Description: A computed fold for a 487-nucleotide part of an RNA from an uncultured eukaryote, annotated as small-subunit ribosomal RNA, 3' major domain. Its mean pLDDT, the model's own confidence on a scale to 100, is 80.
Context: one part of a larger RNA
RNA sequence: UGACGGAAGGGCACCACCAGGAGUGGAGCCUGUGGCUUAAUUUGACUCAACACGGGAAAUCUCACCAGGCCCGGACACUGGAAGGAUUGACAGAUUGAUAGCUCUUUCUUGAUUCGGUGGGUGGUGGUGCAUGGCCGUUCUUAGUUGGUGGAGUGAUUUGUCUGGUUAAUUCCGUUAACGAACGAGACCUUAACCUGCUAAAUAGUUGCAUUGUUUAUAACGGUGUUAACUUCUUAGAGGGACUAUACGUUUAAGCGUAUGGAAGUUUGAGGCAAUAACAGGUCAGUGAUGCCCUUAGAUGUCCUGGGCCGCACGCGCGCUACAAUGAUGCAUGCAACGAGUACAACCUGAUUCGAAAGAACUUGGGUAAUCUUUAUAGUAUGCAUCGUGCUGGGGAUUGAUCUUUGCAAUUAUAGAUCUUGAACGAGGAAUUCCUAGUAAGCAUAAGUCAUCAGCUUGUGCUGAUUACGUCCCUGCCCUUUGUACA
Repeated sequence: UGACGGAAGGGCACCACCAGGAGUGGAGCCUGUGGCUUAAUUUGACUCAACACGGGAAAUCUCACCAGGCCCGGACACUGGAAGGAUUGACAGAUUGAUAGCUCUUUCUUGAUUCGGUGGGUGGUGGUGCAUGGCCGUUCUUAGUUGGUGGAGUGAUUUGUCUGGUUAAUUCCGUUAACGAACGAGACCUUAACCUGCUAAAUAGUUGCAUUGUUUAUAACGGUGUUAACUUCUUAGAGGGACUAUACGUUUAAGCGUAUGGAAGUUUGAGGCAAUAACAGGUCAGUGAUGCCCUUAGAUGUCCUGGGCCGCACGCGCGCUACAAUGAUGCAUGCAACGAGUACAACCUGAUUCGAAAGAACUUGGGUAAUCUUUAUAGUAUGCAUCGUGCUGGGGAUUGAUCUUUGCAAUUAUAGAUCUUGAACGAGGAAUUCCUAGUAAGCAUAAGUCAUCAGCUUGUGCUGAUUACGUCCCUGCCCUUUGUACA
């Protein structure tokens, strides 16, 4: 100087507690993981910092694993063999999962491309992340880190970097043997909020005008056309806007509290970026990044077929669906926001017809997109009706049959539809997770993966609470003082 203390004192955090909310833990199912089993159930990762993670939803492929079977994609050099033929390919029959001339029988074909040996390459989802790069994660979302000159000390070192107040903050005020600086924090970037001010728009609308339909002639509502005008709504460029403004209280100051105005006054909300020093954290299975080792033709290379990764006495984790009348079912009524989409191709799909539905047909359209799908007619919601507290019309596991679709292929059932079957579950022990406002929770939706398939993830909106606005008691982190037998 650190690290540690079952030492003291401050400060901080819903990965801590308090006050509460939603839960998870119990059930069924989905999925990851351990174990067991297995020819194989490929493998990595194991406290936070492994376990719906590897963008890991694997039917083939993927694929690394298992049972088998082809191929050489063995450069190059040396040497041997070799035109009197080095070698290559093949019908049929046998053989085989196989229309692999793989091998055998039989012979044809080919013509220096090869063949044998040695060296040496190449390939490898083979090993080593404890040999590495790069990337990521974590310590660590906290406020921390460093040098110059000066001061103290023989020196390691220390001061600066602080008693106190304040802040989300080593943020400021102030104190001051320190002064003046750098990185981090902040500023910054993105996004969501405001603009009746500017610039505009047949890919957005509004108002006119014309025409037409319903009704109660001109009014109201709707359709079609029209470059006539405009930009409130929509879109997106340039800008503006908040600086805690003003007032009061408090204070010495920094600041803090309350009110007013305001679209906005928690750092305006939410993200991004993110220092120094580390870890023998993860990844050689992202890479034609890579050292070394292994293997390299009976291959750990590569392709093909089939199986496996899905296996089930059991344990654990993330989730979905529920256990019901604030509800289920039926009918009706009202509303979103992010997206995405087909050329050397089959993507988003409208209308029409058929079908109970899933879906189909070709007859027909539009879209490389603010133009078409799409006003995405979303679902919680609202109104009415039925049910009447009963494992019930709650629940929808499991099950049989039929049909449709994707695909070369669906059996170990890809997914969907119809009928049938109708299990546990009557709110979950000890334990434990997340969370402070458009938040939690509920509800759907788009994208990613994708031929097909979401109970996953990442976004998006709609409905929308209760309870704190504090504390250091638990769990941890930071600082100061102190002790130490540790390095």

Overview: The RNAcentral record of the full RNA draws on ENA and SILVA. Its Rfam family is "Eukaryotic small subunit ribosomal RNA". Rfam links the family to the GO terms ribosome and structural constituent of ribosome. On this family, see Yusupov et al., Science 2001: "Crystal structure of the ribosome at 5.5 A resolution". Clan: SSU clan.